Notes:
Model confidence (mean pLDDT): 79 of 100. The RNA shown here (c-di-GMP-I riboswitch aptamer) has 80 nucleotides and comes from a Candidatus Bipolaricaulota bacterium. Lineage of the source: Bacteria > Bacteria candidate phyla > Candidatus Bipolaricaulota. The sequence was found by an Rfam model in a public genome assembly.
RNA sequence: AUAACGAAAAGGCAACCCCGGGGGUAACCGCGGGGGCGCAAAGCCACGGGUCCUCGUCCGAGGACAGCCGAGCUGCCGUG
Numbered sequence: 001a002u003a004a005c006g007a008a009a010a011g012g013c014a015a016c017c018c019c020g021g022g023g024g025u026a027a028c029c030g031c032g033g034g035g036g037c038g039c040a041a042a043g044c045c046a047c048g049g050g051u052c053c054u055c056g057u058c059c060g061a062g063g064a065c066a067g068c069c070g071a072g073c074u075g076c077c078g079u080g
Stems, first nucleotide, its partner, number of pairs: 005078002012039002016035005022029002037067001043073002047070003050065006
């Protein structure tokens, strides 16, 4: 340096709930504060599948979810 692995420590993330305040028709998303299920990629990416929303001439079109599964890209720590 690379591959595999994840027991401990440091550091990190945050489903969901509450309070405040925004964006979107909606699915859903962002910000501040408090708690916090869990996570070794719970970092990124809508490429394949899946779920959801809207419109629709019912052919389809546009959108949301990366903490549903897979592909791709990147990456912290290092006891045995």